[in-house]
Molecule: transfer RNA
Organism: Candidatus Parcubacteria bacterium
């Protein structure tokens, strides 16, 4: 220096262009003498960033940014 894959909740991952969700952690409640485990219920996102394309982008396109793998 080329090619490729990845980037979303604190974490591990979902999400045909058409209002972003689940799991596990954390908060609250019930159950129990208590805890553990269960059970419900809330909450938690500027989808790495900048721009375009379209009525409509997490998703398509362009540049950058950062892991990683392959070649050189």
């Nucleotide at each position: 220096g080329g090619g490729c894959g990845c980037g979303u909740a604190g974490c591990u991952c979902a999400a045909c262009g058409g209002u972003g969700g689940a799991g596990c952690a954390g908060g609250g409640u019930c159950c129990u003498u208590a805890u553990a485990a269960g059970g419900c219920c809330a909450a938690g996102g500027u989808u790495g960033a900048a721009g375009g394309u379209c009525c409509g982008a997490c998703u398509c396109c362009u540049u950058c940014c950062g892991c990683g793998c392959c070649c050189a």